[in-house]
Molecule: transfer RNA
Organism: Candidatus Staskawiczbacteria bacterium RIFCSPLOWO2_01_FULL_33_9
RNA sequence: GCGGGCAUAGUAUAAUGGUAGUACAUAACCUUCCCAAGGUUAGGGCGUGAGUUCGAUUCUCAUUGUCCGCU
Numbered sequence: 001g002c003g004g005g006c007a008u009a010g011u012a013u014a015a016u017g018g019u020a021g022u023a024c025a026u027a028a029c030c031u032u033c034c035c036a037a038g039g040u041u042a043g044g045g046c047g048u049g050a051g052u053u054c055g056a057u058u059c060u061c062a063u064u065g066u067c068c069g070c071u
Base pairs, nucleotide, nucleotide: 001070002069003068004067005066006065007064010024011023012022013021018054026042027041028040029039030038047063048062049061050060051059
């Protein structure tokens, strides 16, 4: 220099055009004499910019970061 993959909550991940879920973690409450364990509820997220569309995490382009391959 060229090509390709990935980017979603604090962490790990699903969702391939139509209300963004799950697990762990966090907070409150219940349970318990206390702790642990268990139960219920809540908060918190689509890398950035633009385009297509009635509607974009999803499709297109650019860009940033990261990983792999080629030279």